[in-house]
RNA sequence: AACGAACGCUGGCGGCGUGGCUAAGGCAUGCAAGUCGAACGGACUCCCGGAUGGGUAACCUGAAGGGAAGUUAGUGGCGAACGGGUGAGUAAUGGAAGGAUAACGUACCCCGGACUCGGGAAUAGCGGCGUCUUCCGAUUUAUCGGAAGACUUUGUGAAAGCGCCGGUAAUACCCGAUGACCCCGCGAAACCGCAUGGUUUUGCGGGCAAAGCUCCGACGGUCCGGGAGCGGUCCUUCUCCUAUCAGCUUGUUGGUGGGGUAAAGGCCUACCAAGGCAACGACGGGUACCGGGUGUGAGAGCAUGACCCGGCACAUCGGAACUGAGACACUGUCCGGACACCUACGGGUGGCUGCAGCAACGAAUCUUCCGCAAUGGGCGAAAGCCUGACGGAGCGACGUCGCGUGCAGGAGGAAGUCCUUCGGGAUGUAAACUGCUGUCAGGGGCUAGAAACACAAUGAUCAGCCCCACAGGAAGCCCCGGCUAACUACGUGCCAGCAGCCGCGGUAAUACGUAGGGGGCAAGCGUUGUUCGGAAUUACUGGGCUUAAAGCGCGUGCAGGCGGAAUGGAAGGUCUUCUGUGAAAGCCCUCGGCUCAACCGAGGAAUUGCAGGGGAAACCAUCAUUCUUGAGGCAGGUAGAGGCGACUGGAACGUGUGGUGGAGCGGUGAAAUGCGUAGAUAUCACACGGAACGCCGGUGGCGAAAGCGGGUCGCUGGGCCUGUCCUGACGCUCAGACGCGAAAGCGUGGGGAGCAAACAGGAUUAGAUACCCUGGUAGUCCACGCCGUAAACGAUGCGCACUAGGUACGAGAGAUUCUGACAUCGAUCGUGCCGCAGGAAAACUACUAAGUGCGCCGCCUGGGAAGUACGGCCGCAAGGUUGAAACUCAAAGGAAUUGACGGGGGCCCGCACAAGCGGUGGAGCAUGUGGUUUAAUUCGACGCAACGCGAAGAACCUUACCCAGGUUGGACAUGCAGGUAGUAAGAACCUGAAAGGGGGAUGAGCCCGCAAGGGCAGCCUGCUCAGGUGCUGCAUGGCUGUCGUCAGCUCGUGCCGUGAGGUGUUGGGUUAAGUCCCGCAACGAGCGUAACCCCUGUCUUCAGUUGCCAUCGGGUCAUGCCGAGCACUCUGAAGAGACUGCCCAGGAUAACGGGGAGGAAGGUGGGGAUGACGUCAAGUCAGCAUGGCCUUUAUGCCUGGGGCUACACACGUGCUACAAUGGCCGGCACAAAGGGUUGCAAACCUGCGAAGGGGAGCCAAUCUCAAAAAACCGGCCUCAGUUCAGAUUGGGGUCUGCAACUCGACCCCAUGAAGGAGGAAUCGCUAGUAAUCGCGGAUCAGCACGCCGCGGUGAAUACGUUCCCGGGCCUUGUACACACCGCCCGUCACACCACGAAAGUCAGCUGUACCAGAAGUCGCUGACGCCAACCCGCAAGGGAGGCAGGUGCCCAAGGUAUGGUUGGUAAUUGGGGUG
Repeated sequence: AACGAACGCUGGCGGCGUGGCUAAGGCAUGCAAGUCGAACGGACUCCCGGAUGGGUAACCUGAAGGGAAGUUAGUGGCGAACGGGUGAGUAAUGGAAGGAUAACGUACCCCGGACUCGGGAAUAGCGGCGUCUUCCGAUUUAUCGGAAGACUUUGUGAAAGCGCCGGUAAUACCCGAUGACCCCGCGAAACCGCAUGGUUUUGCGGGCAAAGCUCCGACGGUCCGGGAGCGGUCCUUCUCCUAUCAGCUUGUUGGUGGGGUAAAGGCCUACCAAGGCAACGACGGGUACCGGGUGUGAGAGCAUGACCCGGCACAUCGGAACUGAGACACUGUCCGGACACCUACGGGUGGCUGCAGCAACGAAUCUUCCGCAAUGGGCGAAAGCCUGACGGAGCGACGUCGCGUGCAGGAGGAAGUCCUUCGGGAUGUAAACUGCUGUCAGGGGCUAGAAACACAAUGAUCAGCCCCACAGGAAGCCCCGGCUAACUACGUGCCAGCAGCCGCGGUAAUACGUAGGGGGCAAGCGUUGUUCGGAAUUACUGGGCUUAAAGCGCGUGCAGGCGGAAUGGAAGGUCUUCUGUGAAAGCCCUCGGCUCAACCGAGGAAUUGCAGGGGAAACCAUCAUUCUUGAGGCAGGUAGAGGCGACUGGAACGUGUGGUGGAGCGGUGAAAUGCGUAGAUAUCACACGGAACGCCGGUGGCGAAAGCGGGUCGCUGGGCCUGUCCUGACGCUCAGACGCGAAAGCGUGGGGAGCAAACAGGAUUAGAUACCCUGGUAGUCCACGCCGUAAACGAUGCGCACUAGGUACGAGAGAUUCUGACAUCGAUCGUGCCGCAGGAAAACUACUAAGUGCGCCGCCUGGGAAGUACGGCCGCAAGGUUGAAACUCAAAGGAAUUGACGGGGGCCCGCACAAGCGGUGGAGCAUGUGGUUUAAUUCGACGCAACGCGAAGAACCUUACCCAGGUUGGACAUGCAGGUAGUAAGAACCUGAAAGGGGGAUGAGCCCGCAAGGGCAGCCUGCUCAGGUGCUGCAUGGCUGUCGUCAGCUCGUGCCGUGAGGUGUUGGGUUAAGUCCCGCAACGAGCGUAACCCCUGUCUUCAGUUGCCAUCGGGUCAUGCCGAGCACUCUGAAGAGACUGCCCAGGAUAACGGGGAGGAAGGUGGGGAUGACGUCAAGUCAGCAUGGCCUUUAUGCCUGGGGCUACACACGUGCUACAAUGGCCGGCACAAAGGGUUGCAAACCUGCGAAGGGGAGCCAAUCUCAAAAAACCGGCCUCAGUUCAGAUUGGGGUCUGCAACUCGACCCCAUGAAGGAGGAAUCGCUAGUAAUCGCGGAUCAGCACGCCGCGGUGAAUACGUUCCCGGGCCUUGUACACACCGCCCGUCACACCACGAAAGUCAGCUGUACCAGAAGUCGCUGACGCCAACCCGCAAGGGAGGCAGGUGCCCAAGGUAUGGUUGGUAAUUGGGGUG
């Protein structure tokens, strides 16, 4: 884009089309083929006529006869073979295109010619054929005939139907005559052709016709010739899939004779011959009506065959003929079958794939309509009749075309709704409202046309025109994540759902649902299905095959395809021109008709084709002649693991025999099994055996490939080089075919040293059916025969030609030098590497192409299922070869890129290991966590990077938890409105656990204003709202941890690459460092590093109190206590100093590293602050902030009490110890940094002590906390659970605080637990560090073993980078990218699905053999039964002929037997797919 569509939602009108695609399954009912009386006889009606009879009459009845208007059952004629339906069958008996018929037919129609005479016999129609009674007649008692009457009514039968007797007509039938012509037979001649042959003329013999009707005219009948139209038959070409169908065929192929037909022909038959078809696909299987056309497409194609037109086939299924001009006949006949119906059970009837219609089937497809008015058909002289053909209408938005559902004005823009940043925005000129119009539908009226056949008559149906009224009756559907035009809100919360593909949905969904808005189309819109397109995704146009799917393992080679140079011929292909044909319709163009369009008409074009005639001759093919360059031959050389056979050699190995020898050998990472005192291993000598051939040896050589390696000989294939003598295109490729074909394997027979599947043992291991070891059988070897596969690989078919080079090796004619050798050059051939152009997705390839061309072959078409199944072929088997499908997935795959990773590599760091020192893990206690418990034990943090963490301090408070009591506009904020006045506040007192509730003494404040007064604040009420440590750290901000103070992370421009991306940033050095230097298609730059900042170490300057005291003075028991001073220390401000600056050698002369000098300090002096791009959805909604959600007499707020302090247990972090480097007692020395007015507190007094009293001084370099401790000196203890250790417990106290019960710290006395150095494991530290010692501070009423700081004393060790952990750079592999905590394989278990096998079983199709044989044609018979025509005969009768009957051939259904094939199903079984 399209549709004969269907489904969902919706639906105003009209035109034109279209409508059972499924059950060629079954059908009720009606209709669909009749007509002609001018072919015929009758019958009926009618008219004339009036006999007869009745009646008084009117009148009734109406016979004979006649008439012709009408109707018509039958005979006869024509039609019924058309028209209409359907597509079952059919792969050719069909269709299409083009031819042939000299091999044919033709009713009706037209033209021409010639005729139309005389007889005859039947047959439909029609009439009759019942029983009983009576009468009459005949006669053989029975029967026959006639008349009348009665009866349930009349041959028989239920019916359909079928008889018997009598008699009748024709345009029915028959005979005879005539016969131009015609037909047959035998001849003759001319002309023609296409083989048989045809046409014309002619001679002889034989044969064949007819119908009438009618007043006339007309219409008919017969024969012959021609025409038109319509048919029959034949030929050529084309006409789906399947080779998992490869061979088929006996009337088969041909001939002769005969038969048959309108007609050729094995069409049929007898005989003869043995042919015919097939890889250019026979035969078989499947599917299918074919064409014009239709849909799509740029085209080529692909798909399709509804409607319309042409052809074919069919008519319930199968068979058959009859009639006829024509049929093997849709609404004819006969027979058989199935089905249905009727039946009196004896028999009958039927055929909608005609039009309507019914049920059934199905996703699905209409009215049991009107009319013959038109067109057409049949019959008829005609009128006319018939016509479900047809013309129309109806139903269905099924399609297509057209129209409408209004038009104009109308607000900075109503209401409603939606959104919102709350300002507004959107719907939106949309509506309302005003004006206007009037299509369609509605009402009324008018009238062409389809219609013309002399006139007249005749309309089933529909259009058109005019007038009227009213905006009234008329819009939906799909979509809005990307593709793809169109976005927001709410709801939902991996649910519900969506989805064409990718994919959405797990609490902020433009993707689900709804709404608002928007987009698209519009009486439709979507969905589904199907076809084509996009798809160059089967590639003819127009693809590929190194690695993505794809080169057969290799060769030889028939058919086939393709093929060098020259000349000539003919003209098959090719090209050109003409003729015929290519139906109409359709498509296209032009014009025209319906108001337009759809639709329709006319003309043109096209129909790319086929056939025939004429012409051209380049090319292809062909014929002929020739050529040498392709190919081959010949001659001379030459290299080689080319092949086969025979013979032969040495080393090694094993074994045997003998000697020596004496304890091990062997083997491994280490061992063990094994061998060995019965003498191994080792060693010597000899012998035997089998297999393989070291060095040479190479990126080397040879071969088609597989493959080939000691030597000699024989046989043998191919290549290369040179010569250019010969042949003269002999060539290339190759489906099928044939041959070769590693290893393993198989068969038979040998052989067997070593090695070695299987197997055994020993090890390893969690296991170890492995890797390692000790053994060891097939096999490996030989001969013969199979197998026929490999990553049989260059993953690259063969041949030819062309297209830069360089280099190496092998063969090598020749050349240079030359006597020669070596050496150098070197055409050609081979084997490699590098590389240009070009190619390629890239990797790469590149004269050995994967470049550019030509020829031929093979192969590919998403992954899996699967190289599987079934079938065939091959094989002894193993198996090979050919080779699917169901089902399933949205990928599978290639090359390259960046990362990440590796029990990959290189380089290098870090208390990473190692070297050390001290710990943890064991004990007790403290503290945190888990767990458990609990009314609650609030919450968070979870490897490193949670666990003395948030918490720098839970008795109440804190507090978020629990229990209980209370409270509700609130404990707290803002605004508005109203109200209130000794207002706000609020003592005593009462109640209560408190909160709270009463109570009210007392009693204010701010602004304006002179004042009065007003306002604010307050309080009360209402409203807007407050509150929440409720949830979401995976919605967030901010802050933080971590990798990591690791050296990295990027950008601009340029360059490279199709691109991702690379380069820079890699490399050589160097550094703590991407630090610096050098190099470089890079050049620069940024964030990091470093530096700048702070502390500390040295010095200088300035300053000099509260600090200091050297000098001077004064004073004290003593003390910078005082004066003076500011030198020193110190304080605190500014500076200096260090920069590889200097020297030496190293290095590239660089960067830099090593050493040295000087210096307080030396190579970043030490420490801190400082943390790149990013990672971990890391942590925090409970610090704060914040979106969304939830809550609102509660999840808010207040209060009392409890809990966060629980305790079988587990872990982390610490403290104190286990002691003598110690403990205890006494003495005595030296800090730093801090704190202090709700505070630090001195002296002094009391207390053993905690502490109390006391209060000087100090808002601090002034006073104070404050005693530093270890150390040092002296003494005791003597290895003990102790004079160690201090838990626990008892008692007594102190302090803080409203309050120490749960649940504080401290003191004193008493008690005196575990613990004797801590398993596996594990932590910190590289110097003023570890270790050890004390001091201070924050928090804080009180409470530290924690934390943050301060100083004192003060070590050991680092060989080194193999290993563990973490990290950096380069490189490599990758199937990883959530990135190795990745990915992923197979079994097993479970569920589901499709498939294979399977004892069987069921069904379809079909072959063969046989039985059987309806109807029917044909043949024979037809003496017996029957018969009008003609003949003989007066007749009877006979003859000719026919019929019935009989019989034979053929043959449908059916049956029996046995095959083939396809499908269904099956216990069981096999693998496969998905989860």

The RNA shown here (small-subunit ribosomal RNA) has 1475 nucleotides and comes from an uncultured bacterium. The coordinates come from a structure-prediction model, not an experiment, and the mean pLDDT is 83. Its Rfam family is "Bacterial small subunit ribosomal RNA". Its family is annotated with structural constituent of ribosome and ribosome in the Gene Ontology.